[in-house]
RNA sequence: CGGGGCGUAGCGAAGCUCGGUAUCGCGCACGGUUCGGGACCGUGAGAUCGACAGUUCAAAUCUGUCCGCCCCGA
Repeated sequence: CGGGGCGUAGCGAAGCUCGGUAUCGCGCACGGUUCGGGACCGUGAGAUCGACAGUUCAAAUCUGUCCGCCCCGA
């Protein structure tokens, strides 16, 4: 320098192909259960989706540029 992959709650992932108000597990908070704890059950908080811009009525999803990490080639 060129090509490819990845970036989404505290952590790990799904969702992107086919645009429509973001899901699951662990963890966390509260409650139930227990003498108390663990386990189990219920409820809830928590991500404006790496950044910026564009298209669109509407973008995690499509387009462009950039940033970070990983792999391949020179």